[in-house]
RNA sequence: GACACAGGCAAACCUGCCGCGAGGCGGGGACGCAAAGCCAGGGGCCUCACGUCAGGCCGCCCAGUUACCGAA
Numbered sequence: 001g002a003c004a005c006a007g008g009c010a011a012a013c014c015u016g017c018c019g020c021g022a023g024g025c026g027g028g029g030a031c032g033c034a035a036a037g038c039c040a041g042g043g044g045c046c047u048c049a050c051g052u053c054a055g056g057c058c059g060c061c062c063a064g065u066u067a068c069c070g071a072a
Stems, first nucleotide, its partner, number of pairs: 001069001008033002013028006031059001037065002041062003044057004048051001
């Protein structure tokens, strides 16, 4: 961070499995993404069997951390 190059990820939806659920993983599929890589530390949202240690989401924002290509 270019209407560039190479390579990458993959929303909705369909589908198999797991989970009470939010949701996760695999396959299909592309709405989008320059960190849509990792990280649940801060904020936020969500779920349940509501726990004096219960969980989920980073494709909502911030912090931390690692990295591909590359002009003006």
Molecule: c-di-GMP-I riboswitch aptamer
Organism: soil metagenome